The part of an RNA shown here (small-subunit ribosomal RNA, 5' domain) has 508 nucleotides and comes from an uncultured bacterium. The full RNA is in RNAcentral, with records from Greengenes. The coordinates come from a structure-prediction model, not an experiment, and the mean pLDDT is 82.
[in-house]
Context: one part of a larger RNA
RNA sequence: GGACGACCUUUUGGGGGCAUGCCUAACACAUGCAAGUCGAACGGAUAUAUUGGGUUUACUUGAUAUAUUAGUGGCGAACGGGUGAGUAACACACGAGCAACCUGCCCUUUAUAGGGGGAUAACACCGGGAAACUGGUGCUAAUACCGCAUAAGACCACAGUACCGCAUGGUACAGGGGUAAAAACGAAUUAGUGGUAAAGGAGGGGCUCAUGUCCCAUUAGCUAGUUGGUGAGAUAACAGCCCACCAAGGCGACGAUGGGUAGCCGACUUGAGAGAGUGAUCGGCCACAUUGGAACUGAGAUACGGUCCAAACUCCUACGGGAGGCAGCAGUGGGGAAUAUUGGGCAAUGGGCGAAAGCCUUACCCAGCAAUGCCGCGUGAGUGAAGAAGGUCUUCGGAUUGUAAAGCUCUUUGAUCAGGGACGAAACAAAUGACGGUACCUGAAGAACAAGCCCCGGCUAACUACGUGCCAGCAGCCGCGGUAAUACGUAGGGGGCGAGCGUUGUCC
Numbered sequence: 001g002g003a004c005g006a007c008c009u010u011u012u013g014g015g016g017g018c019a020u021g022c023c024u025a026a027c028a029c030a031u032g033c034a035a036g037u038c039g040a041a042c043g044g045a046u047a048u049a050u051u052g053g054g055u056u057u058a059c060u061u062g063a064u065a066u067a068u069u070a071g072u073g074g075c076g077a078a079c080g081g082g083u084g085a086g087u088a089a090c091a092c093a094c095g096a097g098c099a100a101c102c103u104g105c106c107c108u109u110u111a112u113a114g115g116g117g118g119a120u121a122a123c124a125c126c127g128g129g130a131a132a133c134u135g136g137u138g139c140u141a142a143u144a145c146c147g148c149a150u151a152a153g154a155c156c157a158c159a160g161u162a163c164c165g166c167a168u169g170g171u172a173c174a175g176g177g178g179u180a181a182a183a184a185c186g187a188a189u190u191a192g193u194g195g196u197a198a199a200g201g202a203g204g205g206g207c208u209c210a211u212g213u214c215c216c217a218u219u220a221g222c223u224a225g226u227u228g229g230u231g232a233g234a235u236a237a238c239a240g241c242c243c244a245c246c247a248a249g250g251c252g253a254c255g256a257u258g259g260g261u262a263g264c265c266g267a268c269u270u271g272a273g274a275g276a277g278u279g280a281u282c283g284g285c286c287a288c289a290u291u292g293g294a295a296c297u298g299a300g301a302u303a304c305g306g307u308c309c310a311a312a313c314u315c316c317u318a319c320g321g322g323a324g325g326c327a328g329c330a331g332u333g334g335g336g337a338a339u340a341u342u343g344g345g346c347a348a349u350g351g352g353c354g355a356a357a358g359c360c361u362u363a364c365c366c367a368g369c370a371a372u373g374c375c376g377c378g379u380g381a382g383u384g385a386a387g388a389a390g391g392u393c394u395u396c397g398g399a400u401u402g403u404a405a406a407g408c409u410c411u412u413u414g415a416u417c418a419g420g421g422a423c424g425a426a427a428c429a430a431a432u433g434a435c436g437g438u439a440c441c442u443g444a445a446g447a448a449c450a451a452g453c454c455c456c457g458g459c460u461a462a463c464u465a466c467g468u469g470c471c472a473g474c475a476g477c478c479g480c481g482g483u484a485a486u487a488c489g490u491a492g493g494g495g496g497c498g499a500g501c502g503u504u505g506u507c508c
Stems, first nucleotide, its partner, number of pairs: 001508004006504001008502001011500001014377001016375004020370002022335001027333003031330003036075003041072002044069011082288003092212002095209004101205003106201007114148001116146002123138006154179003158175001160173005184193002214260003221251003226248006233241001263285004267278004290311005313324004341367001343366003349363001350361004380410004390401004414449001416444005424435001452497005457478003463492005473480002
């Protein structure tokens, strides 16, 4: 000098655009919201309307339509959002490999859907419990569940041919044997949306390997599932992943093991570069969800707003037993030098569900707060010598403040008021804007409403007077101050930067 997620001061402060905003306690959390959706899968229930029967109204019992929906069922909830605790590791980066793998929704292609069955929630009745919740009996539906049939192709074991390779092997073709499928809804026929089996694709994931990745040797030896083999098991798949047996190996000064610290990268800061430092915001990956452990469901989780167990803490209780998890968005307490609103909207972009209308979406888009940062703007312009008054200095002549002010002539950015008023909106037409009556345009009035902070001994741009008298004080380094201090304090003057300025901290 530059940079900052910055902080601080009895500091100062006009307005705008764009960014950024708990770096500390992965501390504890009141309250609200943050994941639903589908009635075109299903049987009910309720309401309304129309209508038929019983029928004097009332009431009751059917049918149809519309709307709503607790439950069964489907898809989603594994995305999106947060945090950085742990992790020195195939976690990450980069480059390869899988002849050792999986893949819902989506796209392409092929084949296909025949015929049955038994339940169960809802509901009704009877109970238990303070509650959370829960038991029994009876009834019922499905794209829920289960057999049977069929099997092009798939899988399994058997045996065969051809070609190829990268060691185990791979691909193609034909054979007989065995195993496993399916679901309808809808419109009122012709759709359309779905179902089952198989092949390919896209996108997503899993695993393996080469290389790279902080400090300590005042850490030198470490290791028994340890290293390898055979066999069995488990997995989507390879593998001591797990188990039985066998062998005695494996790693290490090219730093094993142990300890400390730490999420990694794209990037960011600085530097001419080499490098050094950092890992906020944004993007990719990983890990975690009060702490520890476990599996279930599922294409996918060992699952932040799912389940179970244990622990700590908090809350309710009728003392028998229950409920909870903000490192989602706001917000509260606490910690701290320090970090915002319990705001508006789904209008846009994107996501989930749905045939759609649409619903949900604290993702997101916006607004609010903060000079926290960057950028640009303004606080007036021209003229004006009697060089006014006042201040300061003075050798008392004057010098300086100083064209500065006043005066005169103008202008009106921003702020204020009034009128108009968007783009963002795409979809065949129509409709649709939170922001927002915002940006912007036009007009009005009046210099009016808008400047401070630090420094002036040298480094380092900028000097005098008074006060003080090694005192009070200053100070980044050298050093100033003990009676004429350009170094302390005040004043005048000057220098620097400017809505900031200066100090402090960290990095280069």